[in-house]
Molecule: c-di-GMP-I-GGC riboswitch aptamer
Organism: Symbiobacterium sp.
């Protein structure tokens, strides 16, 4: 340095419920733990979700991110511990 344990000390917190915000996706706070060795941070690439606004349509409706997801996958930056190999 790789690697990652039924190790030690700690950390985070899915679903669900309550409250607040938001057009929505979703976010934040509290409760709660399915999981996580970067589940710490960053939308750089891809992917997914939403469609307020805009555009199209006679209408039903369709398209669209500038919105959202870092716990979807890559990538970048930073970082605790040390069994085995």
């Nucleotide at each position: 340095g790789g690697c990652g344990a039924u190790a030690a000390g700690g950390g985070c917190a899915a679903a669900c419920c309550c409250g607040u915000c938001g057009a929505a996706a979703g976010a934040c706070g509290g409760g709660g733990a399915c999981g996580c060795a970067a589940a710490g941070c960053c939308u750089c690439g891809g992917g997914u979700c939403u469609a307020a606004g805009g555009c199209c349509g006679a209408a039903g409706g369709g398209c669209u991110a500038u919105g959202a997801c870092g716990g979807c996958c890559g990538g970048g930056c930073u970082g605790c511990c040390g069994a085995a190999c």